[in-house]
Molecule: FMN riboswitch aptamer (RFN element)
RNA sequence: UUUUAUCUUUGGGGUUUGGUGCGUGCCGAAAGGCACAAUUCCAUACCGGCGGUGAUGCGCCUGUGCGCGAGUCCGCGAGCCUGACGGCAUGACGGGGUGAGAACCCCCGACCGACGGUAAAGUCCGGAUGAAAAAAGAUAAAG
Numbered sequence: 001u002u003u004u005a006u007c008u009u010u011g012g013g014g015u016u017u018g019g020u021g022c023g024u025g026c027c028g029a030a031a032g033g034c035a036c037a038a039u040u041c042c043a044u045a046c047c048g049g050c051g052g053u054g055a056u057g058c059g060c061c062u063g064u065g066c067g068c069g070a071g072u073c074c075g076c077g078a079g080c081c082u083g084a085c086g087g088c089a090u091g092a093c094g095g096g097g098u099g100a101g102a103a104c105c106c107c108c109g110a111c112c113g114a115c116g117g118u119a120a121a122g123u124c125c126g127g128a129u130g131a132a133a134a135a136a137g138a139u140a141a142a143g
Stems, first nucleotide, its partner, number of pairs: 001143010017043003023036005045123002047113002049076004057068004071111002079088003093109005115126003
């Protein structure tokens, strides 16, 4: 340093501000009025798991070094519905710039986000003090 086995730990972020008013309560003889009332609606705001690739990049630094670099490019991840087949999760990107070269850099504008609950939810509550992609470490064995 590599492989294998066992074990330990770690392992997801986010509703701002304004509007509307489902509905509830109160007042009134009634017409009607008043209060409360959505993190779900409308506008706006906010968020981005893990591995890979990493423009032939960038930074530190001068080593066989260290670090950074994609939500929408390639993959992975709990779970949910159905008698089954099967389906959801598994979704979503364009334009411009620089450059020899951009799916990853810079700028602009877009777009996406399981299930149950509830006023219709990526952000609240719940399954979940769970599980897991995976990361780090310890011990043992072998090469």